[in-house]
RNA sequence: AACUGCAAAAGGCAAACCUGUUGAAAAGCAGGGACGCAAAGCUACCGGUCUAAGGGUUGAGUCCUAGGACAGCGGAGCCGCCAGG
Numbered sequence: 001a002a003c004u005g006c007a008a009a010a011g012g013c014a015a016a017c018c019u020g021u022u023g024a025a026a027a028g029c030a031g032g033g034a035c036g037c038a039a040a041g042c043u044a045c046c047g048g049u050c051u052a053a054g055g056g057u058u059g060a061g062u063c064c065u066a067g068g069a070c071a072g073c074g075g076a077g078c079c080g081c082c083a084g085g
Base pairs, nucleotide, nucleotide: 003084004083005082006085012037013036017032018031019030020029021028022027035072041078042077043076045075046074047073048070049069050068054065055064056063
């Protein structure tokens, strides 16, 4: 360096839900909380999903649309802790 994560250990993250806050929303952030996670660290590059303010459209938030969002949906790229009994 690569590979492995069955075992033991160190350390880490934190779903739902609740509170506060930002946002048009999806959702984000902070605190509480743990369903889980060996990349549940980072990047929207490919596929996918969510939202639709603005724009277009309609008899009608009726339908379409991402420069918004999801990395804890899959793939890819980058970087990394511990252990190897």
A computed fold for an 85-nucleotide RNA from Proteobacteria bacterium UBA1844, annotated as c-di-GMP-I riboswitch aptamer. Rfam family: c-di-GMP-I riboswitch aptamer. About the family: GEMM was predicted in a large-scale screen for bacterial structured RNA regulatory elements. Gene Ontology term of the family: cyclic-di-GMP binding. Model confidence (mean pLDDT): 90 of 100. Lineage of the source: Bacteria > Pseudomonadati > Pseudomonadota. The sequence was found by an Rfam model in a public genome assembly.